[in-house]
Molecule: transfer RNA
Organism: Candidatus Hodarchaeota archaeon
């Protein structure tokens, strides 16, 4: 330099193909239970969807550039 995969909650990841309310588990917090709670049960909060543009009534999703990480080729 060329090709390819990935980037979404504190962590691990879905959702993207086929555009239409941003989710799960774990963790955190609150309450209940309890001699205690790091167990159990119920609940709450947490997001610039890597970044900048484009298309669209509408973009995590489609298109283009860029950044970061991994793999392959040279």
């Nucleotide at each position: 330099g060329g090709g390819u995969g990935a980037g979404u909650a504190g962590c691990u990841c879905a959702g993207c193909c086929u555009g239409g309310c941003a989710g799960a588990g774990c963790a955190a917090c609150u309450a209940u239970c309890u001699u205690u709670g790091g167990a159990a049960u119920a609940g709450u909060a947490g997001g610039u969807u890597g970044u900048g543009g484009g298309u669209u009534c509408a973009a995590a999703u489609c298109c283009c550039g860029c950044c970061u990480c991994g793999c392959c080729c040279g």